[in-house]
RNA sequence: GGCUCUGUAGCUCAGUGAUAGAGCAAUGCUCUCAUGAGGCAUGGGUCGGGAGUUUAAUUCUCCCCAGAGCCA
Numbered sequence: 001g002g003c004u005c006u007g008u009a010g011c012u013c014a015g016u017g018a019u020a021g022a023g024c025a026a027u028g029c030u031c032u033c034a035u036g037a038g039g040c041a042u043g044g045g046u047c048g049g050g051a052g053u054u055u056a057a058u059u060c061u062c063c064c065c066a067g068a069g070c071c072a
Stems, first nucleotide, its partner, number of pairs: 001071007010024004018055001026042005048064005
């Protein structure tokens, strides 16, 4: 330098055009003599940044940024 892939909650990830979700973690309550496990509830996201297409974009297109892999 070329090609491919990844970027979504504190962490690991789902979501392939129509109201952004799960598990773990955190907080509160419950249970217990107590702790842990279990149960219930709550908070936490301008979906890496910008532009375009569309009635509508996490999703499609382009550019940029960061990371990983392959080739030279």
A computed fold for a 72-nucleotide RNA from a Candidatus Nanoarchaeia archaeon, annotated as transfer RNA.
Taxonomically the source falls in Candidatus Nanoarchaeia (Archaea, Nanobdellati, Nanobdellota).